Predicted 3D model of a 352-nucleotide part of an RNA (large-subunit ribosomal RNA, domain IV) from a Bdellovibrionales bacterium.
[in-house]
Context: one part of a larger RNA
Order: sequence, then structure tokens, then C1' cells
RNA sequence: AUUUGGUUAAGGAACUCGCCAAAUUGGCACCGUAACUUCGGGAGAAGGUGUGCCCUUUGAGGUGAAGUCCCUCGCGGAUGGAGCUUUGGAGGGUCGCAGUGACCAGGGAGUAGCGACUGUUUACCAAAAACACAAGGCUGUGCAAAAUCGCAAGAUGAAGUAUACAGCCUGACGCCUGCCCGGUGCCGGAAGGUUAAGAGGACCUGUUAGCUUCGGCGAAGCGGGAAAUUGAAGCCCCGGUAAACGGCGGCCGUAACUAUAACGGUCCUAAGGUAGCGAAACUCCUUGUCGGGUAAAUUCCGACCUGCAUGAAUGGCGUAACGACUUCUUCAGUGUCUCAACCAAAUACCCA
Repeated sequence: AUUUGGUUAAGGAACUCGCCAAAUUGGCACCGUAACUUCGGGAGAAGGUGUGCCCUUUGAGGUGAAGUCCCUCGCGGAUGGAGCUUUGGAGGGUCGCAGUGACCAGGGAGUAGCGACUGUUUACCAAAAACACAAGGCUGUGCAAAAUCGCAAGAUGAAGUAUACAGCCUGACGCCUGCCCGGUGCCGGAAGGUUAAGAGGACCUGUUAGCUUCGGCGAAGCGGGAAAUUGAAGCCCCGGUAAACGGCGGCCGUAACUAUAACGGUCCUAAGGUAGCGAAACUCCUUGUCGGGUAAAUUCCGACCUGCAUGAAUGGCGUAACGACUUCUUCAGUGUCUCAACCAAAUACCCA
């Protein structure tokens, strides 16, 4: 010096990103226990008191000796209650600084956010607000089911049968879940338009029997090309559908102080954001403004609404209980700190 332990005056979080670490609390019995609440909880809430040993006495329980009695004479029955023992109560005494005397063994309270909860997870830097969840919804599927694996046979689904199975989304519970189907998707429709192979074969052409005025013409057959016409789904088209993917405006004016605009005008749109919530895990400007808390607070809590860029199962807003989650406050406690000191052990180092 380092590591691991121990103690510490006065103060007590002034340390620090942050009470990280350490300290505090701690068992058992009794008393007592708030808001809130889904009436179960919250709760070991909080906060108190007691706790050793000895003596006396007493309640209840266990076991049950001697003695006595009976008989069917037994390792029998009845009675009897000594002794021992378990656990309580009461009274008295006594020792220490200290009695769950060592060890083992919750710190507590309040506020807000998120997630309902118990669970699950990045084996080896993340345990969470992420995943899951019960519950809600949409969609598909009538059984040789849909879906999935496989070229197939076949298998899972399921030795199940729509209160089932599969896919997707939301995520207890409470109150709710607005408007838009123009785009994209999905579902339905089939009149018309478009449209592939195929069908079709006008017409063009290669070849050449023959004919020829010798320039050519050219049947049949065999080939090559090919127009009209016909031709399904799809797409176009017509409807539906948002707990499908998604979306949910601008400008100008107006009231007898001012300010503001219930009101009016106008443009655009498929429709212009409803209820809620709101400087928020979302607010840039921003340490917004006001209030609370502090001596003093960019954090925190309550409001306001000017929402850069909230908003309803991409769920909205609440919510008791729960959380090794996150924020802020507080009581207790403390070497975290003011500010360091000493002790012990181990190691390094120095000397011999």
C1' cells in the first nucleotide's frame, strides 16, 4: 500500500448519476393498526409492551407406582392416586450495561409512471415497461375439415368435430371503443370491356405434274407463315367490409372596454379527431405559466391547454392487489460524506 473484517467524537446523505455500499430492523407472545378496496385484501400496516434465572402457588393435559377390593387366578378387572412429565396463569425474589444475552431471523411510510396478477427471457454485460397470461374480438374450417410437413405414400391436426381446431390482433377488472370504404387488402357479383394456350383458317408463300407467246402461269399433295371469329380465371367494372392495412383539414371575418369567438363566409376532402387524456415513457421552443413542497429544486406532485408531433383492441381513460421495474418525498439508521483515525488477519514491499 492492497484485500477482507472490526470500532469511531460531533454532524447525519452535506457523498453520489443514484442511500451504490454499509448500518438500522429482525424470533416468539400480547396490545394495537389508516387511506383505499375487486370486501378477498391493504396487514407482520404503522406503533407499542413483554422476554433470563430462582421460590411459592395454581389450571389443564399425558403417564400411572404402592396400597385396597373382585374373580374365571391371569402379563386379568376395578379402585387408587404417589412419582415423573407437557403447557399455561398468578404472586414474590434476584443478577447484569444488556435475558429471542452468542448464531440464525423484515427497515418503515407516502406520491407518481408502466405492466393487472403468479409466471417467462438475451446459457456468458440487459430480468424490464419486453414475452406470456386468463379474458375480448375478427377471420377460416362441416370432417377424406381448414392449417402444416412431405415428390409421394403418409403423418400432425385428432383416436378431436364449430362450447372444436387453425390464423391474426388486443391483453385481468371497471367505464368505453366515435367518423371515413376514396387508396390498399379481403369478401360477394357477373352484364359489358380487355385477355393466354387451344380451336379456327380467309389469305400469303416453298416445292412442281402440266401448260407456255419461253417472260412466266401453275392443280393436287407435302411443307412454312397467318387475318377475322371463338376462348377461363385475373384485371377493368358494380357492391360490401376498419377489434382489415390505414386515414381522421386550411384561410378570413364577427359580441357595447379589451380579449376571445357560441356565429358567419369560403376552399379542399373518403372523412376532417368524438369521449377521454394532455409540457405526458409523447412538448421542439422549454428550466412553458400558475400552485404545492425546499432556505434555495432543469427533477417531483396538482392544474392550465399554445397537443412542434395525444386519442380510442396499432386500443383510450381509470383501477384494489402485485413488482430484485422506474421517479420524487419522508422517518429511522449509518464512515456514503465533512475527514479521516485506530485495531486484526492475509498479501505485496523493506531489513536481518
Annotation
The coordinates come from a structure-prediction model, not an experiment, and the mean pLDDT is 88. Rfam family: Bacterial large subunit ribosomal RNA. The organism belongs to Bdellovibrionales, within Bacteria.